The RNA shown here (transfer RNA) has 73 nucleotides and comes from a Candidatus Dojkabacteria bacterium. It was read from a public genome assembly. The coordinates come from a structure-prediction model, not an experiment, and the mean pLDDT is 81. It matches the Rfam family "tRNA". Rfam links the family to the GO term triplet codon-amino acid adaptor activity.

RNA sequence: GCACCCGUAGCUUAACGGAUAGAGCAUUGGUUUGCGGAACCAAAGGUUGCAGGUUCGAAUCCUGCCGGGUGCG
Numbered sequence: 001g002c003a004c005c006c007g008u009a010g011c012u013u014a015a016c017g018g019a020u021a022g023a024g025c026a027u028u029g030g031u032u033u034g035c036g037g038a039a040c041c042a043a044a045g046g047u048u049g050c051a052g053g054u055u056c057g058a059a060u061c062c063u064g065c066c067g068g069g070u071g072c073g
Stems, first nucleotide, its partner, number of pairs: 001072007010025004018056001027043005049065005
């Protein structure tokens, strides 16, 4: 340099183009306990990498960038 794949919460990830983007772990609060842990209940946490485009509607489709991975040279 070329080709392909990936990018969603602190981490791991789900989501036929459709309704308010869900879950587990972690975090915070509560219940419980002699104190912790475990368990249970609840809460907070997301401009879906960035910028455009298509569409009534985009995390999803298209284009260009940025970052990561694999292969080839």
NCBI's taxonomy places the organism under Bacteria, Bacteria candidate phyla, Candidatus Dojkabacteria.